[in-house]
RNA sequence: GGGGCUGUAGCUCAGUUGGUUAGAGUGCCGGUCUGUCACACCGGAGGCCGCGAGUUCGAGUCUCGUCAGCCCCGCCA
Numbered sequence: 001g002g003g004g005c006u007g008u009a010g011c012u013c014a015g016u017u018g019g020u021u022a023g024a025g026u027g028c029c030g031g032u033c034u035g036u037c038a039c040a041c042c043g044g045a046g047g048c049c050g051c052g053a054g055u056u057c058g059a060g061u062c063u064c065g066u067c068a069g070c071c072c073c074g075c076c077a
Stems, first nucleotide, its partner, number of pairs: 001073007010026004019057001028044005050066005
């Protein structure tokens, strides 16, 4: 330098043919319970869907650019 994959909650990951409000587990906070902690149960907070632009009535999803990580190939030595 060329190609491919990945990027969504603090973490690990779903997300159907583009369609109303973006979800789960875990973690965090509060409550119930307990002598205390843990477990269990109930409730809650937490999101620029990497970033920017485009297409569309409508984009996490499609297109282009760009950034980061990983993999493969090539070049120099």